[in-house]
RNA sequence: AAACGGCAACUCCGGGGAAACCCGGGAGACGCAAAGUCACGGGCCUACAGGGAGCAAUCCCCAAGGCGGCCGGUCUACCGAA
Numbered sequence: 001a002a003a004c005g006g007c008a009a010c011u012c013c014g015g016g017g018a019a020a021c022c023c024g025g026g027a028g029a030c031g032c033a034a035a036g037u038c039a040c041g042g043g044c045c046u047a048c049a050g051g052g053a054g055c056a057a058u059c060c061c062c063a064a065g066g067c068g069g070c071c072g073g074u075c076u077a078c079c080g081a082a
Stems, first nucleotide, its partner, number of pairs: 006032002010028002012025005030069001036075001038073001040072003043067003050061004
């Protein structure tokens, strides 16, 4: 610089969950050279349960929940000038 390809943001339908969010199906394709894996570190999101305030509505705190397409890192991986 290419080639074969890969993943799939978001929208739609169905499902799980208190929520964040996740799973499945199909169509299109935002983008990604690790947008493959893993919550180890940072950061962010949610707050069922729990604690506090309040007459109440509700508010505040809180991760044991979540985000790998927020960043770092671990491990693995196609092609190629290499």
The RNA shown here (c-di-GMP-I riboswitch aptamer) has 82 nucleotides and comes from a soil metagenome. The sequence is in RNAcentral, with records from MGnify. The prediction has a mean pLDDT of 89. Rfam family: c-di-GMP-I riboswitch aptamer. From the family's description: GEMM was predicted in a large-scale screen for bacterial structured RNA regulatory elements.